A computed fold for a 71-nucleotide RNA from Patescibacteria group bacterium UBA2196, annotated as transfer RNA.

């Protein structure tokens, strides 16, 4: 230089164009003499720009980051 792939919550993963969800973590509460465990609740995310569409995490495109293959 060429080609391919990945990017969603603090972490690991879902979501086949129609209200973005789960587990763990964090915070608050109940329980307990205290703590742990358990139970209840809350907070929190689509890498950035543009396009298609009534509607985009999803389709197209450019860029950015990372990974792999190749010279």
């Nucleotide at each position: 230089g060429g080609g391919a792939g990945u990017g969603u919550a603090g972490u690991u993963c879902a979501a086949u164009g129609g209200u973005a969800g789960a587990a763990c973590a964090u915070c608050g509460g109940u329980c307990u003499c205290c703590a742990a465990a358990a139970c209840c609740g809350a907070u929190g995310a689509u890498g950035a720009g543009g396009g298609u569409u009534c509607g985009a995490u999803u389709c197209c495109u450019u860029c950015c980051a990372c990974u792999c293959c190749u010279g």

The coordinates come from a structure-prediction model, not an experiment, and the mean pLDDT is 83.